[in-house]
RNA sequence: GGAGUCGGCCGGAUGGCCGCUGUGUCGCAUGGCGACACGGAGGAAAGUCCGGGCUCCACAGGGCAGGGUGCCAGGUAACGCCUGGGGGGCGUGAGCCCACGGAAAGUGCCACAGAAAACAGACCGCCGAUGGCCCCGCGGGGCACAGGCAAGGGUGAAAAGGUGCGGUAAGAGCGCACCGCGCGGCUGGCAACAGUCCGCGGCACGGUAAACCCCACCCGGAGCAAGGCCAAAUAGGGGAGCCAUGGCGUGGCCCGCGCUGCUCCCGGGUAGGCCGCUAGAGGCGUGCGGUGACGCACGCCCCAGAGGAAUGGCCAUCCUCGACAGAACCCGGCUUACAGGCCGACUCCCCCU
RNA sequence: GGGGCCGUAGCUCAGUUGGGAGAGCGCGACAUUCGCAUUGUCGAGGUCAGGGGUUCGACUCCCCUCGGCUCCA
Numbered sequence: 001g002g003a004g005u006c007g008g009c010c011g012g013a014u015g016g017c018c019g020c021u022g023u024g025u026c027g028c029a030u031g032g033c034g035a036c037a038c039g040g041a042g043g044a045a046a047g048u049c050c051g052g053g054c055u056c057c058a059c060a061g062g063g064c065a066g067g068g069u070g071c072c073a074g075g076u077a078a079c080g081c082c083u084g085g086g087g088g089g090c091g092u093g094a095g096c097c098c099a100c101g102g103a104a105a106g107u108g109c110c111a112c113a114g115a116a117a118a119c120a121g122a123c124c125g126c127c128g129a130u131g132g133c134c135c136c137g138c139g140g141g142g143c144a145c146a147g148g149c150a151a152g153g154g155u156g157a158a159a160a161g162g163u164g165c166g167g168u169a170a171g172a173g174c175g176c177a178c179c180g181c182g183c184g185g186c187u188g189g190c191a192a193c194a195g196u197c198c199g200c201g202g203c204a205c206g207g208u209a210a211a212c213c214c215c216a217c218c219c220g221g222a223g224c225a226a227g228g229c230c231a232a233a234u235a236g237g238g239g240a241g242c243c244a245u246g247g248c249g250u251g252g253c254c255c256g257c258g259c260u261g262c263u264c265c266c267g268g269g270u271a272g273g274c275c276g277c278u279a280g281a282g283g284c285g286u287g288c289g290g291u292g293a294c295g296c297a298c299g300c301c302c303c304a305g306a307g308g309a310a311u312g313g314c315c316a317u318c319c320u321c322g323a324c325a326g327a328a329c330c331c332g333g334c335u336u337a338c339a340g341g342c343c344g345a346c347u348c349c350c351c352c353u
Numbered sequence: 354g355g356g357g358c359c360g361u362a363g364c365u366c367a368g369u370u371g372g373g374a375g376a377g378c379g380c381g382a383c384a385u386u387c388g389c390a391u392u393g394u395c396g397a398g399g400u401c402a403g404g405g406g407u408u409c410g411a412c413u414c415c416c417c418u419c420g421g422c423u424c425c426a
Stems, first nucleotide, its partner, number of pairs: 001349010012318007020040009042324001046335002049333005054223004061255004066219005071085005086100001087098004101214002106212002108208003123153002125149003130146002132143004161179006184198001186195003227275004237266006246260004282301008354425007363378004372409001380396005402418005
């Protein structure tokens, strides 16, 4: 100097004039208007993919069905999130990715090609010692019939562990050495796992579980349009069904429990005001503990609550020349969108000293 | 706020036991006719909404994104 990886931050600013909205105080003509002070959209407010807080339903108690997660250990209110570790994969590396339990519980599927796709085989081939046939000089030769083989070749994404030596008629873990694999023991680690020793040469002989499934753990249901309070108005009207051996009770089914009525159709009234609605699993700073996520202690701060939906318009200057984009009960995450700019750490390549 | 379903040829739609992408209408050609229509035969036409993943292989299975329809409150 170039290329890259990871983490953090900003994402328009300043001044003036007019205009919105919340809280508090004051004034008034108390309907409502005005003055002053303080405050007023995000890192994703988005998607609604997860987890909760909160509210309601008497069963939330048990079970089946159903759904979710899936290495180990932690963090957290909790999670499918985050942190660290293990294993696997990618990369020269810094680093990045993983829906990562089980194929020896069982059942499926593996098209086409190929002889054969799992208690799995003989297309091209090898042997033919033993038996059989033929020739012949009893030495031998031929046939490849019976029989033996799956080591070589071909097909395929995948085909009866790999390399080497021996052995055999030819071969084969048939035997041996090393490697790989499975089981058991020892050592280290909380663990997932790792290392080594012994034994076996194997029934553990292919893959696939984002196939059905098995195993472990988790799950009441609805959702702020939840749910309360006040005021007002109307027709608690008409019809049908079940009816205590019944009916109803916040997804389905069963048991248990509770209540004593419930369900459907037609028709009528009200859809107004207030609460819920913002002080929180809150933010910031410092210290301590921890590899880390995070926790603890102390101190400081209050930082939007609209209700057809509040931040707008004009002028001037600067400038990164302005991207994605606006809360609607509130948090913790994940995912997606994003012009431009700043800071830090680390890796690789080239050059100079 | 909560639930269900869909996107395939120019159009309307099948196909979702994971191994071949199809039907009807429309379009083109040929045959038939004096000519058109009809009828018959043949043919063309497809990033299966987009991206990523599982698998030997994905329209189909899983995840994310975009768009549409419908139900309840």

Predicted 3D model of RNase P RNA and transfer RNA as a complex of 426 nucleotides. It holds a member of the Rfam family "Bacterial RNase P class A". Gene Ontology terms of the family: tRNA processing, ribonuclease P activity and dimeric ribonuclease P complex. By type it is a ribozyme.